[in-house]
Predicted 3D model of a 76-nucleotide RNA (c-di-GMP-I riboswitch aptamer). Its mean pLDDT, the model's own confidence on a scale to 100, is 87. It was read from a public genome assembly, where an Rfam model found it. Its Rfam family is "c-di-GMP-I riboswitch aptamer". About the family: GEMM was predicted in a large-scale screen for bacterial structured RNA regulatory elements. Genes associated with GEMM are involved in a diverse array of functions, including chemotaxis regulation, signal transduction, secretion and chitin.
RNA sequence: CAGCGAGAAGGGCAAACCCGCCGUAAGGUGGGGACGCAAAGCAACCGGGACCCACAGGGUCGGCCGAGCUACCGAA
Repeated sequence: CAGCGAGAAGGGCAAACCCGCCGUAAGGUGGGGACGCAAAGCAACCGGGACCCACAGGGUCGGCCGAGCUACCGAA
């Protein structure tokens, strides 16, 4: 440097569900809450996929998959 990811250390994130607000909706957001996550960090108009509607044109999702960029720790 690259790869790998332990019943390791120290930390991190936070599904379902509940409450408030926003949205026609998918869904978003704040709080509570933890099923999980080694990139569940970033971006997403890179490719695919799923979903919604005032449906032929708009919109939503990155915790659906792959690719991209960046990064903590360290046994085998």